This is a predicted structure of a 396-nucleotide RNA (Bacterial RNase P class A) from an Anaerolineales bacterium. The model forms 92% of the base pairs in the Rfam consensus. The RNAcentral record of the sequence draws on ENA.
């Protein structure tokens, strides 16, 4: 000093003017006396994600002796945590990168069973093609021979039987190279390598490494397919749920009177007057409506904004000036050094705006909006602050 990796934090700040919403206090006005309207003043008033509603819980209500089946999740270790598709270390196996570092998986090592493995290929898990051996039968050419007949090695064809070494195909084809052996061959033996079980030592809490034995175990792969196996799990969701409660209509009691005009007498209207009865009065669920569940913001289709000034970090433009840069410097003066020379710093001047700092001037401050509480995950963010780390280059 260039480029990356990777963890944490911040995500405007103050001040004015106006505005919005709860709580509250002052004083005004209406009031059916319960509150309502506007106005002061006091005080509270979003987020790192409030979001997505993907996990897990509280709480709250319905269901429910107990097993079991179905269904769903979840699965390597260790710690943490109320719990979890959560955190944090930490291991096997992949994938990317030169690293830092990022990432995907993770019970059954697929002998408990079934499915399924595109295209190619003969074949996709063991059967048949081709091949290669052996036996048996058949032609035809050769031999031997007067002929009948024999013969021997290859070919050619068909039958039975071995074998999995041949086919160049795919992501995957029976562990690999040597040897033995064999009719042909085969991990069938044998030695080395590799795999894989197990048994022992070491290391670790462990998962797991790791190092030695023994054992031909080596016949794929796929459980992110179905299934085994372990564990866990009732539904619903604040529109969960509790209280209060009109008007209408129903039960019940009581009933000759009531209600205006009218504050009272008269009077006048208008309804009822013996029962399908006016009015009063209670009653039970319980609509409408209310409160509550609810929080040191809250809620009810939903309050936290806007200009202004100045700062704060960012882009952009332009032009000036500096303690910036470039010459000056083929190096004043100083210090070394007998010298030769060696080391090293500057001014004045002159020039510039590539970089730094200063003015001036514009642009611009993201993603977003609590709605019963809380842990998580995901997703979405202009800009910045900050530790630790890799590559690379130069210099001392």
């Nucleotide at each position: 000093c260039a480029g990356g990796c990777u963890g944490g934090c911040c995500g405007g700040a103050c001040g004015g003017u106006c505005g919005c919403g709860g709580c509250u206090c002052c004083a005004u006005g209406c009031u059916u006396c319960g509150g309502c309207a506007a106005g002061g003043g006091g005080u509270c008033g979003a987020g790192g994600a409030a979001a997505g509603u993907c996990c897990g819980c509280a709480c709250u209500c319905c269901a429910g002796a107990g097993a079991g089946c179905a269904c769903g999740g979840c699965g390597c270790c260790g710690g943490g945590g109320a719990a979890a598709c959560c955190c944090c270390g930490g291991g096997a196996c992949g994938g990317g990168g030169c690293a830092a570092c990022c990432u995907g998986c993770c019970g059954g090592a697929a002998c408990a069973g079934g499915g399924c493995c595109a295209c190619a290929g003969a074949a996709a898990c063991a059967g048949a093609c081709u091949g290669c051996c052996g036996c048996c039968g058949a032609a035809a050419a050769c031999c031997c021979c007067u002929u009948c007949g024999g013969g021997a090695u290859g070919u050619u064809c068909g039958g039975c039987g071995g074998c999995g070494a041949u086919g160049g195909u795919g992501a995957a084809a029976a562990g690999g190279u040597g040897g033995c052996g064999u009719a042909a061959g085969a991990g069938a033996c044998c030695a080395c390598c590799g795999g894989c079980g197990u048994c022992c030592g070491c290391a670790g809490c462990a998962a797991u490494g790791u190092g030695g034995g023994c054992g031909g175990c080596c016949a794929g792969g796929u459980a992110a397919c179905c299934c085994c196996c372990g564990c866990c799990g009732g539904g619903a969701g604040c529109a969960a749920g509790g209280c209060c409660a009109a008007a209408c209509a129903g039960g019940g009691a009581u009933g000759a009177g009531a209600a205006g005009c009218u504050g009272c007498u008269c009077g006048c209207u208008u309804c009822g007057c013996g029962a399908u009865c006016a009015g009063u009065c209670c009653c039970g669920g319980g609509u409408a409506g209310g409160c509550u569940g609810c929080a040191c913001a809250g809620a009810g289709a939903g309050a936290u904004g806007a200009c202004c000034g100045c700062c704060c970090a960012g882009g952009c433009a332009a032009a000036a000036g500096g303690u910036c840069c470039g010459g000056g410097a083929u190096g004043a003066c100083a210090c070394c050094g007998c010298a030769a020379g060696g080391c090293g710093u500057a001014a004045a001047c002159c020039g510039g705006c590539u970089c730094c700092c200063u003015c001036c001037g514009c642009c611009a401050g993201a993603c977003a909006g609590a709605a019963u509480g809380c842990g998580g995950c995901u997703u979405a963010u202009a800009g910045g602050c900050u530790g630790g780390c890799c590559u690379g280059a130069g210099g001392a």
The gene name in the source record is rnpB.
It matches the Rfam family "Bacterial RNase P class A". Its Rfam clan is "RNaseP clan".
Its mean pLDDT, the model's own confidence on a scale to 100, is 76.